[in-house]
Context: one part of a larger RNA
Molecule: large-subunit ribosomal RNA, domain V
Organism: Hadarchaeota archaeon (SeqCode)
RNA sequence: CCGGGGUCCCCCGAAGGGAAACAAAGACCCCGUGGACCUUUACUGCAGCCUGUCGUUGGGGUACGGUUGUGAUUGCAGAGCGUAGGCGGGAGCCUUCGAAGCUGGGCCUUCGGGUCCAGUUGAGGCGACGAUGUAACACCGCCCUCUCGCGACUGCGCUUCUAACCUCGAAAGGGAGACAGCAGCAGGUGGGCAGUUUCGCUGGGGCGGCAGUCCCUCGAAAAUGUAACAAGGGAGCCCAAAGGUCGGCUCAGGCGGGUCAGAAGUCCGCCGUAGAGGGCAAGGCCAAAAGCCGGCCUGACUGUGAGCUCAUUACCAAGGCUCGCAGGAGCGAAAGCUUGGCCUAGCGAACCUGAGUGUCCUUAUUGAUGAGGGCCUCAGAUGACAGAAAAGGUACCCCGGGGAUAACAGAGUUGUCGCGGGCGAGAGUCCCCAUCGACCCCGCGGUUUGCUACCUCGAUGUCGGUUCUUUCCAUCCUGGCCGUGUAGCAGCGGCCAAGGGUAGGGUUGUUCGCCCGUUAAAGGGGAACGUGAGCUGGGUUUAGACCGUCGUGAGACAGGUCGGAUGCUAUCUUUCGGGGG
Numbered sequence: 001c002c003g004g005g006g007u008c009c010c011c012c013g014a015a016g017g018g019a020a021a022c023a024a025a026g027a028c029c030c031c032g033u034g035g036a037c038c039u040u041u042a043c044u045g046c047a048g049c050c051u052g053u054c055g056u057u058g059g060g061g062u063a064c065g066g067u068u069g070u071g072a073u074u075g076c077a078g079a080g081c082g083u084a085g086g087c088g089g090g091a092g093c094c095u096u097c098g099a100a101g102c103u104g105g106g107c108c109u110u111c112g113g114g115u116c117c118a119g120u121u122g123a124g125g126c127g128a129c130g131a132u133g134u135a136a137c138a139c140c141g142c143c144c145u146c147u148c149g150c151g152a153c154u155g156c157g158c159u160u161c162u163a164a165c166c167u168c169g170a171a172a173g174g175g176a177g178a179c180a181g182c183a184g185c186a187g188g189u190g191g192g193c194a195g196u197u198u199c200g201c202u203g204g205g206g207c208g209g210c211a212g213u214c215c216c217u218c219g220a221a222a223a224u225g226u227a228a229c230a231a232g233g234g235a236g237c238c239c240a241a242a243g244g245u246c247g248g249c250u251c252a253g254g255c256g257g258g259u260c261a262g263a264a265g266u267c268c269g270c271c272g273u274a275g276a277g278g279g280c281a282a283g284g285c286c287a288a289a290a291g292c293c294g295g296c297c298u299g300a301c302u303g304u305g306a307g308c309u310c311a312u313u314a315c316c317a318a319g320g321c322u323c324g325c326a327g328g329a330g331c332g333a334a335a336g337c338u339u340g341g342c343c344u345a346g347c348g349a350a351c352c353u354g355a356g357u358g359u360c361c362u363u364a365u366u367g368a369u370g371a372g373g374g375c376c377u378c379a380g381a382u383g384a385c386a387g388a389a390a391a392g393g394u395a396c397c398c399c400g401g402g403g404a405u406a407a408c409a410g411a412g413u414u415g416u417c418g419c420g421g422g423c424g425a426g427a428g429u430c431c432c433c434a435u436c437g438a439c440c441c442c443g444c445g446g447u448u449u450g451c452u453a454c455c456u457c458g459a460u461g462u463c464g465g466u467u468c469u470u471u472c473c474a475u476c477c478u479g480g481c482c483g484u485g486u487a488g489c490a491g492c493g494g495c496c497a498a499g500g501g502u503a504g505g506g507u508u509g510u511u512c513g514c515c516c517g518u519u520a521a522a523g524g525g526g527a528a529c530g531u532g533a534g535c536u537g538g539g540u541u542u543a544g545a546c547c548g549u550c551g552u553g554a555g556a557c558a559g560g561u562c563g564g565a566u567g568c569u570a571u572c573u574u575u576c577g578g579g580g581g
Stems, first nucleotide, its partner, number of pairs: 008581008017573003022567001029402004034398002036394004042196005048189006055182002058161005064155009075144001085143005092126003101120008166175003199212001200210002208229001213235005236385001237279001238341002243297007251275001253271005277286002280346001282344003301327009329338003352380005358375004363370001409456001410454001411452003415449001417445006426436002463538001464536003468530001469527005476501003479496006504516004544562004548557003
């Protein structure tokens, strides 16, 4: 001096790794005492329909009822002249206006008789007295019961009529007919329609469970109190004695003895602090008892007050417990004890309904009755237990929110998974360690599957394939070594080593796996299970549809099946190529 490459600044073109790029207050999931639509044997209603009744709606016949009036009739335990309905009055009553008797007939009957009508006849018949719980159907009044006649009101069945009403017809008239229709009232039916509800806790939600009201032990860290879907168990009663009181007694078990009788029964003796029993869980507690047996009782009582607990330290209902006072009781000789049960679980508000030999008020002037109401006590239930009256579906879905909460990925952890080590029982003919290595123990990794819920729900696109790049080594091949139960060849095990390589087909959406023939070998992993502003879209995971199963149904199903959209013009950065300074 010339050429090439690179650095810095700028421009052009290309690609699409990053900006968890942009787009859309996530459609999945959960939450809201949010919504909508759909379903049904959810709840509550409303149309509609059915039936009954009443009005519109009237006349007659017949059968059977109900109520009431009136007339007549019936009424038998036994004793007793005999067929005595009940109560009251009552000493007389009926009879020539026809008594007793006789004849014929009807009805009832307890078969004894009773009663009525007609005829005949012509003067008597029945009561107060003995018997009886009750005394005269002698007579009068009222009432009950049986049956019959008549009348009034009314119901219902059947039937008939025509004039309402309906209908055909231009009309005359016909059909139907008090039915139908319509109106009122009542009962039933009633997703046809409407309004709503369909709980909470929760290592996401659902399914399961109840940790939703209580009791005992432990957790609980020696006062009290103390959480978890921590651990172990119970209660939602029972008892008229299993309660009160007074008196007496002592259990389980063991040893010894004794007829049938044995390892167990009953009986006798000794030991026996409790090893028994106490209605039921556990804990505490209990021996002349709180256990077992007996006597007498009802304190398992009424009113009222305080304290404790529930509910540590603020309040809090119902419930539970303890100690008093007053009244009236029980037992005991008495002291005394007794306001249920040895104690700690066994429970429930307001409204409404019912009950009460409780108590008070009102009913319009007073008294009585009836009815109603207040207060008090008791009972009936809400167990989601301080107590709404309440079923589901949604993939056709919507809204408000949440990374307070799930699915992907990340993070943490690493039981599980993969890999390694210690020890060396045993296998390996013998011999632990050529090779394999149980039980037990210690690690590493962060490719599996879990767990957690820490970032993201005003969006970080999800399986597999494809394309393309890089990386790790715990190395499949190729390279260098060592050991061998290495003769050689071929192997087996180990050490170093990541430079390069690690393929093609069949089946399946597959990753994986199986199979085929090759090959030196057909290694294992990571990079948001690398890679959708690169592709694909077979699978999964919207709306359509079919099958099976489940569901009454709407619909549902990590069951199957066919179909089903892949936005984006590159600002910055990155990389590559070109140009200028």